[in-house]
RNA sequence: UUCAGACAAAGGCAAACCCACCGAAAGGUGGCGACGCAAAGUCACUGGUCUAAAGGGCGCGUAGCCCCACGACAGCAGGACCGCCCGA
Numbered sequence: 001u002u003c004a005g006a007c008a009a010a011g012g013c014a015a016a017c018c019c020a021c022c023g024a025a026a027g028g029u030g031g032c033g034a035c036g037c038a039a040a041g042u043c044a045c046u047g048g049u050c051u052a053a054a055g056g057g058c059g060c061g062u063a064g065c066c067c068c069a070c071g072a073c074a075g076c077a078g079g080a081c082c083g084c085c086c087g088a
Stems, first nucleotide, its partner, number of pairs: 002088002005085001012037002018031005035075001041081003045078003048073003055067004
């Protein structure tokens, strides 16, 4: 450096539910809790997915509906960067 792995030792992360807070929402942060994870470490670059506040359109309308990412997801996939243990 590459490949295989998670048996051993030492450890790591933490889905859903529930609670608090932030947010228009998607979602996030903390607590609780473990469905899972060998990159479930980091980055929205590509595709994808979610939301639709602002804005635009329809509408008599402050109701409602539609469009839209500058919002979000790294635990959807690809890509980039970095990394613990063990073996070859």

The prediction has a mean pLDDT of 88. The RNA shown here (c-di-GMP-I riboswitch aptamer) has 88 nucleotides and comes from a Gammaproteobacteria bacterium. The source organism's lineage runs through Bacteria, Pseudomonadati, Pseudomonadota and Gammaproteobacteria. It was read from a public genome assembly, where an Rfam model found it. The model forms 100% of the base pairs in the Rfam consensus. Its Rfam family is "c-di-GMP-I riboswitch aptamer". Rfam links the family to the GO term cyclic-di-GMP binding.